[in-house]
Context: one part of a larger RNA
Molecule: small-subunit ribosomal RNA, central domain
Organism: metagenome
RNA sequence: CUGGGCGUAAAGCGCGCGUAGGCGGUUUGUUAAGUCAGAUGUGAAAGCCCCGGGCUCAACCUGGGAAUUGCAUUUGAUACUGGCAGGCUAGAGUAUGGUAGAGGGAAGUGGAAUUCCGGGUGUAGCGGCGAAAUGCUUAGAUAUCCGGAGGAACACCAGUGGCGAAGGCGGCUUCCUGGACCAAUACUGACGCUGAGGUGCGAAAGCGUGGGGAGCAAACAGGAUUAGAUACCCUGGUAGUCCACGCCGUAAACGAUGUCAACUAGCCGUUGGGCUCAUUAUAAGGGUUUAGUGGCGCAGCUAACGCGAUAAGUUGACCGCCUGGGGAGUACGGCCGCAAGGUUAAAACUC
Numbered sequence: 001c002u003g004g005g006c007g008u009a010a011a012g013c014g015c016g017c018g019u020a021g022g023c024g025g026u027u028u029g030u031u032a033a034g035u036c037a038g039a040u041g042u043g044a045a046a047g048c049c050c051c052g053g054g055c056u057c058a059a060c061c062u063g064g065g066a067a068u069u070g071c072a073u074u075u076g077a078u079a080c081u082g083g084c085a086g087g088c089u090a091g092a093g094u095a096u097g098g099u100a101g102a103g104g105g106a107a108g109u110g111g112a113a114u115u116c117c118g119g120g121u122g123u124a125g126c127g128g129c130g131a132a133a134u135g136c137u138u139a140g141a142u143a144u145c146c147g148g149a150g151g152a153a154c155a156c157c158a159g160u161g162g163c164g165a166a167g168g169c170g171g172c173u174u175c176c177u178g179g180a181c182c183a184a185u186a187c188u189g190a191c192g193c194u195g196a197g198g199u200g201c202g203a204a205a206g207c208g209u210g211g212g213g214a215g216c217a218a219a220c221a222g223g224a225u226u227a228g229a230u231a232c233c234c235u236g237g238u239a240g241u242c243c244a245c246g247c248c249g250u251a252a253a254c255g256a257u258g259u260c261a262a263c264u265a266g267c268c269g270u271u272g273g274g275c276u277c278a279u280u281a282u283a284a285g286g287g288u289u290u291a292g293u294g295g296c297g298c299a300g301c302u303a304a305c306g307c308g309a310u311a312a313g314u315u316g317a318c319c320g321c322c323u324g325g326g327g328a329g330u331a332c333g334g335c336c337g338c339a340a341g342g343u344u345a346a347a348a349c350u351c
Stems, first nucleotide, its partner, number of pairs: 004322003007305002012319001014201004021194003025088007033081002035077008049065006091191001092188004096183004103177007110154001115149007125136002162169002206247006215241002220236004258318006266296012300307002324351003333344004
């Protein structure tokens, strides 16, 4: 090295891009590196194994053979793999025409609501709870009307609807910009898949500097509850939540299911596109096809649950990861970080 696995038992990196490497469609010619065959040389002796011989047998000794699965040289074979040269179009991509979309970035803008401020009306309560109290209020609150300020979030539409690699994305308008899908042709001609390192993106919280601050709200204070109540409930309330720039790099980052490709019964929805049928121009509808997204379900798989063309079925390519529980995702060291900490990652001991 050769094993078995990774939805829930240990185990899929949070997600992309991509270097090395691994793997790679179809056809013709060539080469003969891999591969296969023959020959030659070598592969010490002893030992093992086989056939004999010698000690009365055996152990032991001894003769011959085989084996030594290897290496080198050489002569051939050419299906497959590789190299080289030339084609092909089914993979991949480009062009043309369309389509849908909360995909991303920036700027502007709208209405509802909360809060606060000013003014009017108005008077004794308001608020809150299981019940209360803290709290607010005759210095005029709550309620109601008008005006203003400011911040944050966008009701209905809204949908196992859409978009995005993931994180995620939802008022409206404009600008900039990425991707996807569909149809029919044309073009390039394997340009592909995966991806150790690397690199970029990456919720929330947290950190730095400067703004902003309506509501909410860790911490904190008070009131209750309670045996106690460092809680649950109530009244307040600061970081934070928001913006800009820079860090952090983690999550039950989940479909707890890596990416890519091929193949394998059906049925029912739904979203985007194409074709088609009939109707009356449309809308709506039926059929079919394609790309998504859901619900069932055959075979098969599975320890079971369940999965079942969006596979956990049948296969291939490449990567990551697991190997009893605790100690421990810890210590030490390295790297990264302003810090918080992250990442890589043991052992003793113990059951």